The part of an RNA shown here (small-subunit ribosomal RNA, 3' major domain) has 477 nucleotides and comes from an uncultured bacterium. The RNAcentral record of the full RNA draws on ENA and SILVA.

Context: one part of a larger RNA
């Protein structure tokens, strides 16, 4: 100087407390461990691995296994020789491939040949998701959006170093004020950026419809209008600016006015010096090592989907604040041509035939919970939907291993879950649906967004966890 203390002081954070809803019990989905297996490819392991890499494992993907097969190779550059490229067919094989037959003569040319492509031969080489993340770059997680981390000059100290950065207040903040052997500065904080909330101006189509006219069963449907909503573009607005009190005459705090908004207005992006030899050689790049008729390449089938069990993360429930049936209202953000759909026919339905519309503010995309009526009346039930049988639809070369969906039948466990443990402070939790990426399809209950309805509680900081500043002890570095 640090680190540590079941030392002290001060202060924060959904850290506790106060509340609301979950987890742990059930069934299922998914990931992991373990076990099994020819293989169940690999990585990730307290927080910070475990719905993680994977924003799509039937083939492909695919890296694994079994079998078949190739050796200048699936891919790059160079040499020689032949043939334009390419297309069609037959036989054989699980396929990769093998064997054979036919068609075809293009472009440039100095007429030698050349460009592109294919085949054969030879070697330089290719290739490796093989090893090392403890050789690395890059990227990322984490402490932590915590308020810290440092430097120059000066001063003090033999020196390591200290000072500044400590102290008194204050703040979300090393934020600001005051003091001070310090005076300044840098990286962080904040602001500048995006978005939501109010108003104004401009522009009105595909959006809008107050007034005027037409028109309909109804309808911005039409003429028209530029007010309103909305769409963008530009501006205004919030700064403790104003008032009162407290304070040290300061910084600031408390209350008030006006205001759409008030003291950081809400949300996002933004992550200092560093820590964990943290993670990744399987995104990529790369040193070294290793393989080279194989640890490389191609193909078919299988596996990654196994199942006594254990754990994590979720979904659905156990019901009446509910379930069923009929009627009925209101979003936002996205997406769509090998597509999105609408209308209609057929079908109980998943779907399907025909017609139509939109490369979209133009067309398309019934929001659901809600509300009204009615049935059920506390029951393993009209709760719950697992499991299984039968019949189908769709995608795709192909749904046996191993897809989703529909209909009929079946109707399991489950009556609120021990110790424990998680999230959340407001348009939040809870609850309700909608959309998107990946994607032929989908094992999505996942992920990322969007809006609808919309709470309770916070006395307080003793305690648990994490962190910041000062101080103290130390046989630790």
């Nucleotide at each position: 100087u640090g680190a540590c203390g079941g030392g002290g002081g001060c202060c924060c954070g959904c850290a506790c407390a106060a509340g609301c809803g979950g987890u742990g019990g059930a069934g299922c989905a998914u990931g992991u461990g373990g076990u099994u297996u020819a293989a169940u490819u690999c990585g990730a392991c307290g927080c910070a691995a475990c719905g993680c890499g994977a924003a799509g494992a039937a083939c492909c993907u695919u890296a694994c296994c079994u079998g078949a097969u190739c050796u200048u190779g699936a891919c790059a550059u160079c040499g020689u020789a032949a043939g334009a490229a390419c297309c069609u067919c037959a036989c054989u094989g699980a396929a990769g491939g093998g064997u054979g037959a036919g068609g075809g003569u293009g472009c440039c040319u100095u007429c030698g040949g050349g460009a592109a492509c294919u085949u054969a031969c030879a070697g330089a080489c290719a290739g490796g998701u093989g090893c090392u993340g403890c050789a690395u770059g890059g990227c990322u997680g984490u402490c932590g959006u915590c308020a810290g981390c440092u430097c120059g000059u000066g001063u003090c100290g033999u020196g390591a170093g200290a000072u500044g950065u400590u102290g008194g207040g204050u703040u979300a903040a090393g934020u600001c004020c005051c003091g001070c052997a310090a005076c300044g500065a840098g990286c962080g904080c904040a602001a500048c950026c995006c978005u939501u909330g109010u108003c104004c101006u401009u522009u009105g189509u595909u959006g809008c419809c107050a007034g005027c006219g037409g028109g309909u069963a109804a309808a911005g449907c039409c003429g028209g209008g530029a007010a309103c909503u909305c769409a963008a573009a530009g501006g205004a607005g919030a700064c403790u600016g104003c008032c009162a009190g407290u304070g040290a005459c300061a910084a600031a705090c408390u209350g008030g006015a006006g205001g759409a908004a008030g003291g950081c207005a809400g949300g996002g992006a933004u992550g200092a010096c560093g820590u964990c030899a943290a993670g990744u050689c399987a995104u990529c790049a790369u040193g070294g090592c290793c393989c080279u008729u194989a640890c490389g390449g191609u193909c078919a089938g299988g596996g990654c989907u196994a199942c006594a069990c254990a754990c994590g993360u979720g979904c659905u429930a156990c019901a009446a604040u509910g379930g069923g049936u009929g009627g009925u209202a209101c979003a936002g953000a996205g997406c769509g041509c090998a597509g999105g759909c609408c209308g209609u026919c057929u079908g109980c339905a998943a779907a399907u035939g025909c017609g139509g519309u939109c490369g979209a503010a133009u067309c398309g995309u019934g929001a659901a919970a809600u509300c009204c009526a009615u049935c059920c009346u506390c029951a393993g039930u009209u709760c719950g939907g697992a499991u299984u049988g039968g019949g189908g639809u769709c995608u795709g070369c192909a749904a046996c291993c191993c897809g989703a969906c529909c209909c009929c039948a079946u109707g399991a466990a489950g009556c609120u879950g021990g110790a424990u443990u998680c999230g959340c402070u407001a348009g939040u939790a809870a609850u309700c649906g909608c959309g998107c990426a990946u994607c032929a399809g989908c094992c999505a209950u996942g992920g990322c967004g969007c809006g609808g309805u919309g709470a309770a509680u916070a006395c307080g900081u003793u305690c648990c966890c994490g962190g910041g500043c000062c101080u103290u002890g130390u046989a630790c570095a």